[in-house]
Predicted 3D model of a 536-nucleotide part of an RNA (small-subunit ribosomal RNA, 5' domain) from an uncultured bacterium. Its mean pLDDT, the model's own confidence on a scale to 100, is 80. Its Rfam family is "Bacterial small subunit ribosomal RNA". Rfam 15.1 lists 42,628 matches to the family in 10,626 species. The full RNA is in RNAcentral, with records from ENA, Greengenes and SILVA.
Context: one part of a larger RNA
RNA sequence: GACGAACGCUGGCGGCGUGCCUAAUACAUGCAAGUCGAGCGAACAGAGAAAGUGCUUGCACUUUCAAAGUUAGCGGCGGACGGGUGAGUAACACGUAAGGAACCUACCGAUAAGUGGGGGACAACAUCCGGAAACGGGUGCUAAUACCGCAUAGGAAGUUUGUUCGCAUGAACAAACUUAGAAAGAUGGCUCUGCUAUCACUUAUCGAUGGCCUUGCGGUGCAUUAACUAGUUGGCGAGGUAACGGCUCACCAAGGUGAUGAUGCAUAGCCGACCUGAGAGGGUAAUCGGCCACAUUGGGACUGAGACACGGCCCAAACUCCUACGGGAGGCAGCAGUAGGGAAUCUUCCGCAAUGGACGCAAGUCUGACGGAGCAACGCCGCGUGAGUGAAGAAGGUUUUCGGAUCGUAAAACUCUGUUGUAAGAGAAGAACAAAUUGUAGAGUAACUGCUACAGUCUUGACGGUAUCUUACCAGAAAGCCACGGCUAACUACGUGCCAGCAGCCGCGGUAAUACGUAGGUGGCAAGCGUUGUCC
Numbered sequence: 001g002a003c004g005a006a007c008g009c010u011g012g013c014g015g016c017g018u019g020c021c022u023a024a025u026a027c028a029u030g031c032a033a034g035u036c037g038a039g040c041g042a043a044c045a046g047a048g049a050a051a052g053u054g055c056u057u058g059c060a061c062u063u064u065c066a067a068a069g070u071u072a073g074c075g076g077c078g079g080a081c082g083g084g085u086g087a088g089u090a091a092c093a094c095g096u097a098a099g100g101a102a103c104c105u106a107c108c109g110a111u112a113a114g115u116g117g118g119g120g121a122c123a124a125c126a127u128c129c130g131g132a133a134a135c136g137g138g139u140g141c142u143a144a145u146a147c148c149g150c151a152u153a154g155g156a157a158g159u160u161u162g163u164u165c166g167c168a169u170g171a172a173c174a175a176a177c178u179u180a181g182a183a184a185g186a187u188g189g190c191u192c193u194g195c196u197a198u199c200a201c202u203u204a205u206c207g208a209u210g211g212c213c214u215u216g217c218g219g220u221g222c223a224u225u226a227a228c229u230a231g232u233u234g235g236c237g238a239g240g241u242a243a244c245g246g247c248u249c250a251c252c253a254a255g256g257u258g259a260u261g262a263u264g265c266a267u268a269g270c271c272g273a274c275c276u277g278a279g280a281g282g283g284u285a286a287u288c289g290g291c292c293a294c295a296u297u298g299g300g301a302c303u304g305a306g307a308c309a310c311g312g313c314c315c316a317a318a319c320u321c322c323u324a325c326g327g328g329a330g331g332c333a334g335c336a337g338u339a340g341g342g343a344a345u346c347u348u349c350c351g352c353a354a355u356g357g358a359c360g361c362a363a364g365u366c367u368g369a370c371g372g373a374g375c376a377a378c379g380c381c382g383c384g385u386g387a388g389u390g391a392a393g394a395a396g397g398u399u400u401u402c403g404g405a406u407c408g409u410a411a412a413a414c415u416c417u418g419u420u421g422u423a424a425g426a427g428a429a430g431a432a433c434a435a436a437u438u439g440u441a442g443a444g445u446a447a448c449u450g451c452u453a454c455a456g457u458c459u460u461g462a463c464g465g466u467a468u469c470u471u472a473c474c475a476g477a478a479a480g481c482c483a484c485g486g487c488u489a490a491c492u493a494c495g496u497g498c499c500a501g502c503a504g505c506c507g508c509g510g511u512a513a514u515a516c517g518u519a520g521g522u523g524g525c526a527a528g529c530g531u532u533g534u535c536c
Stems, first nucleotide, its partner, number of pairs: 001535003005532005012383006018376002020341001025339003029336003034077003039074002042071003048065007084294003094218007103211002108207007116150001118148002125140006157178009185199006220266003227257003232254004237249003269291004273284004296317005319330004347373001349372003355369001356367004386416004396407004420477001421473006436457007480525005485506003491520005501508002
């Protein structure tokens, strides 16, 4: 000098940050991932309309149609992002620099081509049955942008040939034979057997984005760890993967690593950065950002473009809970919060108004991400606790050589100010852009709707009646902590008497203690001041 600090005394305000470093201990409760009815059948409810019956002629009932609406289920996309933690990991985990002639990439952008014709189911639903529950079974019915064949195909695989090129395996392009796709959908508009707009869908190529793999170099302690290794090292073949590879397997060979520190043990997430230092260096890995790993412990795969998946599934284990004892349910290292541990670390708050994300044509819905508020002097920064005049040097305290000295212009008193504060009022500020609607223009179309651009209108704020401003009022409500022997700025009196005590080092205290305790005074810092801990 610094700190995610703690402790002691003290404590007025604001702004911006920060806040379980220990038990990756166990968790009550609520919320944290949904969305789409413009994919689909169905159910509920139903403004209103039509018909009929009763008829107290304007009410009641019945039937049919039906706008706007809600949703359990099938289906699509998203739950692989965002958020948390640092247990493991000494490793291509990370950083940096290269390579992939060994690879993948949903959504997005561009270009080209297409969207033909059929079929069978399963939920929901109905019914029956089992079970305490969780849930499950049988039979029957049904739709689709769900599923499956068929047709079409400049792409893929294999064989053959040719051309061009390369750092090896090889790569690119061109030509002939076998396998394989579509949602024909939805919603609008129109001059409605159809055309067209938007959003979807399929194939191919390119891009963008994200990922995967390989390699050089770099960052740690112990040699009182010296030898380690059988899928081990290499080869041929096969399997597997998006892809290379002992990644896995069969066979063959006997290799491979190591004092330039292998192997083992211990410790540890890595980095941008942060702290210190003139620098070299040393230390750290909180907040913020990038990467990695993990999700009670261990293992496994499924789905999917992407996971071996925190709020998905299966198995085993420990723990907790329900049970009719047959069987079931759960996973806060998400946000709050609880218990425990600890020197120690916050609210079971408000809002989706902004930014961002998921879904949707959109309106919108969801979002403990995020934006805010709350608590804590935990840190940094700023402000205040008044200003001027004022000597009878008041009273009082301390001290004294009793003359005085000092606290001290300090107080009182007088004149002001009003930062803060209190009260009242103004302030619907800014943070707001967009969406919706109306109009104009452009491309396109047979035309319209729709799309794109511009302009107008209308509306949307959690924070919050907050910030800020104005007026009024009162010096009124706001100063402590540590030290005073030397290092080190700052001294006297009394008490104590090697006692009580102090102390970072030297040391102080045994009757005149500037070193202990108290008082007065002084010095330093100041809403803080000291102490402890850690690093330089």